[in-house]
Molecule: SAM riboswitch aptamer (S box leader)
Organism: uncultured Pseudomonadota bacterium
RNA sequence: CACUCAUCGAGACCGGCUGAGGGACAGGCCCUUGGACGCCGGGGCAACCAGCGAACCCAACCCGUUCGCCCGGUGCCAACUCCUGCGGACGCGCCAGCGCCGUGAGAUGAGCG
Numbered sequence: 001c002a003c004u005c006a007u008c009g010a011g012a013c014c015g016g017c018u019g020a021g022g023g024a025c026a027g028g029c030c031c032u033u034g035g036a037c038g039c040c041g042g043g044g045c046a047a048c049c050a051g052c053g054a055a056c057c058c059a060a061c062c063c064g065u066u067c068g069c070c071c072g073g074u075g076c077c078a079a080c081u082c083c084u085g086c087g088g089a090c091g092c093g094c095c096a097g098c099g100c101c102g103u104g105a106g107a108u109g110a111g112c113g
Base pairs, nucleotide, nucleotide: 001113003111004110005109006108007107008106013042014041015040016039017038021031022030023029025085026084027083028082043077044076045075048073049072051069052068053067054066055065056064081105086102087101088100090099091098092097
């Protein structure tokens, strides 16, 4: 980097350094010198993988399923993935538009080349 699968309306902040940008992209709308983004330290959230335990399954073990814990590997800690971007048909609306479904894009994890 490509592909496959799963998940994405919940949850979780302080200090130090730095100093103007940041929220993937585009449009919007936000955050930000009352210090963003980033880096470092600590803390936390979560439970994808691993590990441990319990129940179920089984003749039994393994596997598997569910639940719990979590010292490990990742991830995450403004706003639904901040909203919309493509398509559909149904409903609502005087229009603008709103709601709904699917897909795409993106992110994270696991697997694989």